Predicted 3D model of a 127-nucleotide RNA (c-di-AMP riboswitch aptamer (ydaO/yuaA leader)) from a Syntrophaceae bacterium. Rfam family: c-di-AMP riboswitch aptamer (ydaO/yuaA leader). Rfam describes the family as follows. This family represents a conserved RNA structure found upstream of the ydaO and yuaA genes in Bacillus subtilis and related genes in other bacteria. Lineage of the source: Bacteria > Pseudomonadati > Syntrophia > Syntrophales > Syntrophaceae. Its mean pLDDT, the model's own confidence on a scale to 100, is 76.
RNA sequence: AAAAUUAAUAGGCCGAAUUGAAAUAAGCGGGGGAACCAUUUUUUGGGGUGAAUUCCAGACAAACUGGAAAGGAUAUCCCUUAAUUCUAACCCGUCAGCUAACUCCGCAGGCAACUAAGGGAAGAGAA
Repeated sequence: AAAAUUAAUAGGCCGAAUUGAAAUAAGCGGGGGAACCAUUUUUUGGGGUGAAUUCCAGACAAACUGGAAAGGAUAUCCCUUAAUUCUAACCCGUCAGCUAACUCCGCAGGCAACUAAGGGAAGAGAA
C1' cells in the first nucleotide's frame, strides 16, 4: 500500500412487506370467483408469486461455462444518456381464461454491484 474479516455510527438500497399500544384496524400487495367476451385444448399435464425468460454453442443425461436477444435494479418523483450489476427461489397438486357481487391470503427476508451527468415536476425552509 492492497485485499479480507469483525464491530460501531450516519444516511441508505432490493422488496407489497408500512403505520398503530391495540383491533374482525388503516394502508400497500396477491389468489379464487358470474354474465358478456375469449379459448378450440386437455401426460407433450396444467397453473401461481416473482424482473428472473428464450435462443445458440461447449459439455453432451443433467448440472455447469460462454455469448446473444429480451426483462429488472442503481439513493424524494419522472424522462434521457453513460457506467456498473442481476436474470433466482418457492408454491398448488390433475385443477383455476377474463370476471361484478362475494371470498381467501401476505406484510417477510436480505444487501454494499454503496454510480455520474442533463432536462422536467413537486415539496420544505429562510428572508